[in-house]
Context: one part of a larger RNA
RNA sequence: CUGGGCUUGAAGGGUCCGUAGGCGGCCUGGUAGGUGGGGUGUGAAAUCCCUCGGCUCAACCGAGGAAUUGCGCUUCAACCACCAAGCUAGAGGGAGACAGGGGUGAGCAGAACAGAUGGUGGAGCGGUGAAAUGCGUUGAUAUCAUCUGGAAUACCGGUGGCGAAGGCGGCUCACUGGGUCUCUUCUGACGCUGAGGGACGAAAGCUAGGGGAGCGAACGGGAUUAGAUACCCCGGUAGUCCUAGCUGUAAACGAUGAGCACUAGACUGAAGGGACCUCCACAUCCUUUCGGUCGUAGCAAAAGCGUUAAGUGCUCCGCCUGGGGAGUAUGGUCGCAAGGCUGAAACUC
Numbered sequence: 001c002u003g004g005g006c007u008u009g010a011a012g013g014g015u016c017c018g019u020a021g022g023c024g025g026c027c028u029g030g031u032a033g034g035u036g037g038g039g040u041g042u043g044a045a046a047u048c049c050c051u052c053g054g055c056u057c058a059a060c061c062g063a064g065g066a067a068u069u070g071c072g073c074u075u076c077a078a079c080c081a082c083c084a085a086g087c088u089a090g091a092g093g094g095a096g097a098c099a100g101g102g103g104u105g106a107g108c109a110g111a112a113c114a115g116a117u118g119g120u121g122g123a124g125c126g127g128u129g130a131a132a133u134g135c136g137u138u139g140a141u142a143u144c145a146u147c148u149g150g151a152a153u154a155c156c157g158g159u160g161g162c163g164a165a166g167g168c169g170g171c172u173c174a175c176u177g178g179g180u181c182u183c184u185u186c187u188g189a190c191g192c193u194g195a196g197g198g199a200c201g202a203a204a205g206c207u208a209g210g211g212g213a214g215c216g217a218a219c220g221g222g223a224u225u226a227g228a229u230a231c232c233c234c235g236g237u238a239g240u241c242c243u244a245g246c247u248g249u250a251a252a253c254g255a256u257g258a259g260c261a262c263u264a265g266a267c268u269g270a271a272g273g274g275a276c277c278u279c280c281a282c283a284u285c286c287u288u289u290c291g292g293u294c295g296u297a298g299c300a301a302a303a304g305c306g307u308u309a310a311g312u313g314c315u316c317c318g319c320c321u322g323g324g325g326a327g328u329a330u331g332g333u334c335g336c337a338a339g340g341c342u343g344a345a346a347c348u349c
Stems, first nucleotide, its partner, number of pairs: 004320003007303002012317001014200004021193003025087002028084004033080002036075003041071002049065006090190001091187002094183004101176002109153001113149008124135002161168002205246006214240002219235004257316006265294011298305002322349003331342004
């Protein structure tokens, strides 16, 4: 380079935005760079290849042909490209409605929990398979009242909704991104993908300052056990929470990259629009978008996928190439560190 692949065998980048690049709708005219056609142009000879011949053969030599895949000339204008003029089916923008999320500030609600103070009360409580450590006459547990504190939001709640992904549940206010539906006016290919690059990115972890109810790595104790650096129990520090930064990883999963087009259906949830109805509501029907279950053709090694494709095609990116060694060593780079990204070989089977 070619070929084959990437749900589960090795293999989709965690996600999005976007630079270069690659690819790109319909119509008309033009140019002729690429593609296509043509030749008595040129492409020295020798060499290489084919055929024939000469040295007894061969090497070698001679003759002819082919080749020299190139350059140049000429021609066509279908396709690619470029130039010019246009179109609206892609894309974008406007108005109204619906739904959800994020940030900031203020205030607060109720349940639970823990603590403090006071009252009642008087011997146990707690915990387990059974116990013990633990708490308790300095009055616990239980119960009542008041106060304080932090974290999380039962019911609604749902194969429910929203978001690019990570993810997002009390209530309210302000600001704000996106999707969808309806209505039509406008721009006129403005598009798709995206190496580098940038932004976001669960949990744990790190730095500084707060906060600390519950839970709880580490740690201490009690049990269990042959032992028990565990599972069970009693405690408990970091942490979990907030603010400002860092880290940049996950089974970051649908283990399935993004976009467009096409290809039987059935059932169902959410949000909108329309028809029917005198109006509203309900029911029914139609339609758009999103979510789910089954299933035809087809695909697949099978499991299964099946208009949300793993079907049929096109465009662009990422990645794979036997197991171990190894996501290690080394170099580079990022990070405060932990470590991340990039990433071998010897050897061995």
The part of an RNA shown here (small-subunit ribosomal RNA, central domain) has 349 nucleotides and comes from an uncultured Planctomycetota bacterium. Model confidence (mean pLDDT): 83 of 100. The RNAcentral record of the full RNA draws on ENA and Greengenes.